A computed fold for a 139-nucleotide RNA, annotated as SAM riboswitch aptamer (S box leader). The sequence was found by an Rfam model in a public genome assembly. The model forms 81% of the base pairs in the Rfam consensus. The coordinates come from a structure-prediction model, not an experiment, and the mean pLDDT is 75.
RNA sequence: AAAUUAUCAAGAGAGACGCUAGGGAAUUGGCCCAAUGAUCGUCCAGCAACCUUAAAGACUAAUAGCUUACAAGCUUACUGCUUACUAACUUAUUAGCUUAUUCGGUGCUAAUUCCAACCGCCCAGGCGAAAGAUAAAUA
Numbered sequence: 001a002a003a004u005u006a007u008c009a010a011g012a013g014a015g016a017c018g019c020u021a022g023g024g025a026a027u028u029g030g031c032c033c034a035a036u037g038a039u040c041g042u043c044c045a046g047c048a049a050c051c052u053u054a055a056a057g058a059c060u061a062a063u064a065g066c067u068u069a070c071a072a073g074c075u076u077a078c079u080g081c082u083u084a085c086u087a088a089c090u091u092a093u094u095a096g097c098u099u100a101u102u103c104g105g106u107g108c109u110a111a112u113u114c115c116a117a118c119c120g121c122c123c124a125g126g127c128g129a130a131a132g133a134u135a136a137a138u139a
Stems, first nucleotide, its partner, number of pairs: 004136005013044001015043004022033003027117004045109003049106003054101001055099003059096007067088003071083004113131001119128004
């Protein structure tokens, strides 16, 4: 790189500096942004899709321990000790899950992935697929 899995109608300055002509992934048709400087790059700020560092939890499960109830045995004036199963309660550990918390890694910060077409199904319209983007893990 390809392939796999998940998500993509929410959210977040169209800030400062730089560059200079197109840009919004590709083809087509639209629509929109752009010399009032778009897109892009750097910095700051922010958002929270995934992963991650910790923290918290009144959640779930497993394991182990304490206590109580229950059964048996030994012992015993009243009692005390030991063992097994089950139930309840509680503590600890581990795993999972959750969180408006925290440290970071990518990412992202106009308009539904800007809209539709192109493929399939149903045929008012809608659903799916394809393609794309992002992340993770594998290699």